[in-house]
């Protein structure tokens, strides 16, 4: 230094609730802990979610249905960057 993950000191914060933002998915803050050895950061590849806008169909005022990220998501997987501690091996 790398793999690895015992111990210790820390850290983060799911669901849910409240407030706000957003068309929505979802996000931010507070509370709260299911869990996490990167559950730190990045939307680069894939998966998944939403459909404002656009297109199509039906209708022909409206409405409804379908398709579609430029939107979302890093606590889905992979990848990139950085990082605390040091038992056994």
């Nucleotide at each position: 230094c790398u793999c690895c993950g015992a111990a210790a000191a820390c850290g983060c914060a799911a669901a849910c609730c409240c407030a706000c933002c957003g068309a929505a998915a979802g996000g931010u803050g507070g509370g709260g802990a299911c869990g996490c050895a990167a559950a730190g950061c990045c939307a680069c590849g894939g998966a998944u979610c939403u459909a404002a806008g656009g297109c199509c169909a039906u209708a022909a005022c409206a409405g409804u249905g379908g398709c579609u990220a430029u939107g979302a998501c890093c606590g889905c997987c992979g990848g990139g960057c950085u990082g605390c501690c040091g038992a056994a091996g």
Source information: c-di-GMP-I-GGC riboswitch aptamer from a Chloroflexota bacterium, 89 nucleotides, folded computationally. The model forms 85% of the base pairs in the Rfam consensus. The sequence was found by an Rfam model in a public genome assembly.